[in-house]
RNA sequence: GGGGCCGUAGCUCAGCCCGGGAGAGCACUCGGCUGAAGACCGGGGUGUCGCGAGUUCAAAUCUCGCCGGCCCCA
Numbered sequence: 001g002g003g004g005c006c007g008u009a010g011c012u013c014a015g016c017c018c019g020g021g022a023g024a025g026c027a028c029u030c031g032g033c034u035g036a037a038g039a040c041c042g043g044g045g046u047g048u049c050g051c052g053a054g055u056u057c058a059a060a061u062c063u064c065g066c067c068g069g070c071c072c073c074a
Stems, first nucleotide, its partner, number of pairs: 001073007010026004020057001028044005050066005
C1' cells in the first nucleotide's frame, strides 16, 4: 500500500441481509420480603447506534469519506 470482518446501554451481545417501536442477559439503583444479608418478586434504560456527509417522507439498517480494533495479502 491492497482486501475482508467488526464498532449499538457500565460489560457481553441481538437487531443491519429485506429502512418505519432502540432491545436482551448480566451489572447498577429504588421498593417489597428478612432480625440482617443472600436468593426471589416488582419498578427504573442510564444510549448523539464510532464520527461526518449523502439518498429518502423516514437511516442502527442503504451509499461515500474518515477514525479505531482484529485478520489476510504484499
The RNA shown here (transfer RNA) has 74 nucleotides and comes from Candidatus Iainarchaeum sp. Rfam family: tRNA. The family's RNA type in Rfam is transfer RNA. Model confidence (mean pLDDT): 84 of 100.